[in-house]
């Protein structure tokens, strides 16, 4: 010095999908909240999976870095739906503003 980057904190914006059914518990009592179970859904906390490409090993071969087979590395807003979520509240990838000076220069 520190923007693009990095990190924490503060503020703001922020989608989707049943205010579903049932037992039980609690309460400000026919409403609210919570646990559990059931069916139906969502993908943007978190988590899992892999493409191109790439490294290695093996078979065969005159030779081959090729072909083939196996193992590893390998992204996401893609995909899975474990977790989480499906009125409000809370949460929320990501974006913006501020702050900081750890990385970097």
């Nucleotide at each position: 010095u520190a923007u693009u980057g990095c990190a924490u904190c503060g503020g703001g914006g922020g989608a989707g999908a049943g205010a579903c059914c049932a037992u039980c518990c609690g309460g400000c009592u026919c409403c609210c909240g919570g646990c559990u179970g059931g069916c139906a859904c969502c993908g943007a906390a978190g988590g899992g999976g892999c493409a191109a490409g790439u490294g290695g090993c093996g078979c065969a071969c005159c030779g081959a870095u090729a072909u083939c087979g196996c193992c590893g590395c390998g992204a996401a807003a893609c995909u899975c739906u474990c977790a989480g979520g499906u009125a409000a509240a809370a949460a929320g990838a990501c974006c913006c503003c501020g702050u900081g000076a750890c990385c970097g220069c």
Model confidence (mean pLDDT): 76 of 100. Predicted 3D model of a 105-nucleotide RNA (Glycine riboswitch aptamer) from a Bryobacterales bacterium. The sequence was found by an Rfam model in a public genome assembly. Rfam family: Glycine riboswitch aptamer. Its Rfam clan is "Glycine riboswitch clan".